[in-house]
RNA sequence: UCGUGCUAGAUGGGGAGCUAGCGGUGCCCUGUACCCGCAACCCGCUCCAGCGGGGUUGAAUUCCCCUUCGAGGCCCGGUUCUGUGGGACUGGCGACGUCACGGGGUGUCGAGGGUCAGGUCCCGCGCGGCGGAGAACUGUGAAUCAGGUCAGGACCGGAAGGUAGCAGCCUUAAGCAGACCUCUUCGGGUGUCGUGGGGUCGCCGGGCCGGAGCCGACGAGCGAAGCAAAGCCGGAGAGACGCGGUCGACAAGGGGUGCACGG
Numbered sequence: 001u002c003g004u005g006c007u008a009g010a011u012g013g014g015g016a017g018c019u020a021g022c023g024g025u026g027c028c029c030u031g032u033a034c035c036c037g038c039a040a041c042c043c044g045c046u047c048c049a050g051c052g053g054g055g056u057u058g059a060a061u062u063c064c065c066c067u068u069c070g071a072g073g074c075c076c077g078g079u080u081c082u083g084u085g086g087g088a089c090u091g092g093c094g095a096c097g098u099c100a101c102g103g104g105g106u107g108u109c110g111a112g113g114g115u116c117a118g119g120u121c122c123c124g125c126g127c128g129g130c131g132g133a134g135a136a137c138u139g140u141g142a143a144u145c146a147g148g149u150c151a152g153g154a155c156c157g158g159a160a161g162g163u164a165g166c167a168g169c170c171u172u173a174a175g176c177a178g179a180c181c182u183c184u185u186c187g188g189g190u191g192u193c194g195u196g197g198g199g200u201c202g203c204c205g206g207g208c209c210g211g212a213g214c215c216g217a218c219g220a221g222c223g224a225a226g227c228a229a230a231g232c233c234g235g236a237g238a239g240a241c242g243c244g245g246u247c248g249a250c251a252a253g254g255g256g257u258g259c260a261c262g263g
Base pairs, nucleotide, nucleotide: 001263002262003261004260005259006258009057010056011055012030013029014028015027020046021045022044023043024042034054035053036052037051038050063256064255065254066253067252068251072247073246074245075244076242077241079239080238081237082236084234085233086232089231090230092227093226096223097222098221101219102218104215105214106213113209114208115207116206118204119203120202121198122197123196124195125194126193127191128190130187131186132185133184134183135182137178138177139176140175146171147170148169149168154163155162156161
């Protein structure tokens, strides 16, 4: 130095959690790196720390150590957000009470108070008014089946005259229309009206007594409650930040490491 065969070793690792501690099963992150049995109110060990049984590889790109990088996890710090529970300390909201700090009204042209009789309210009657109806008044109003007078014309008569009667005119019935006044009757969400009766204790004004304040919670202050919950307290979760901490896979670089036989 080469070849062959063995052995040590390797055959994933890490984080949190559990644990007196160390691993495993389970969860999570990396990564691709055998099999069977045990195992979370757990299974197996004891500081060189899974146990038991097999397989493959095996002295080096594969094993071991150091350094660097660094996925990812956990913890800490203050901070932001989300959900939730509390409550009357600060702030907020709308009401209540308090006759006096402010600001008003009223009062010797007489307050508060007392007393008397009224009005407003209700019922009845009367009167008036409005509306309706009727009567009365006026006008119009009948071809023919209302009246009076009836020209002309018709009829009767010897004549004198008479008879019926159209048109016209006048007066009327039924009907229609009018309106200043009059009368009767009916009705009402009718009336600065009158009269009689009733009557709530509210309002309005008046007479008398009396002699100086009275009224308003409007604002301020004070008081006692309430509502809501922004601040505040408690607890849970999430995010980003940090010349904060801790562990750390994979990867890169460097270094180290057996035995036997034969050429």